[in-house]
Predicted 3D model of a 113-nucleotide RNA (c-di-GMP-I riboswitch aptamer) from a Planctomycetota bacterium. It matches the Rfam family "c-di-GMP-I riboswitch aptamer". Gene Ontology term of the family: cyclic-di-GMP binding. About the family: GEMM was predicted in a large-scale screen for bacterial structured RNA regulatory elements. Its mean pLDDT, the model's own confidence on a scale to 100, is 79. NCBI's taxonomy places the organism under Bacteria, Pseudomonadati, Planctomycetota.
RNA sequence: CAACGACAAAGCCAAACCCGUCGCGAGGCGGGGACGGAAAGCCGUAGGGCCUCUCGGCCGGCAGCGCCAUUCGGAACGGUGCCAGCCCGGCGAGAGGUAGCCUGGUUGCCGAA
Numbered sequence: 001c002a003a004c005g006a007c008a009a010a011g012c013c014a015a016a017c018c019c020g021u022c023g024c025g026a027g028g029c030g031g032g033g034a035c036g037g038a039a040a041g042c043c044g045u046a047g048g049g050c051c052u053c054u055c056g057g058c059c060g061g062c063a064g065c066g067c068c069a070u071u072c073g074g075a076a077c078g079g080u081g082c083c084a085g086c087c088c089g090g091c092g093a094g095a096g097g098u099a100g101c102c103u104g105g106u107u108g109c110c111g112a113a
Base pairs, nucleotide, nucleotide: 004111005110012037013036017032018031019030020029021028022027035100041106042105043104046103047102048101049098050097051096052095053094054093055092057091058090059089060088061087064082065081066080067079068078
């Protein structure tokens, strides 16, 4: 210097959960708390994953309404059309979140084998 990581030494960080606070949200920050971590330090304008929000975007579903068929008549079922709105899902676009999802970049403590 490059790898590597020990029931080593000295220290460090802190998941879930709870409280406070900020945010529409994912989530962030502070305090408590420890599941874990050798980079669980930093980088989200390197790539992928996951998550959130937005859109008269596209597609589908539901609901609603019209028509047809059915019927003695009506409802339901079936067919078909419409679409302003509500809800759900997928895709797309945009804006974000996650570095404790992975790869990557970058800096760094210790030293047995």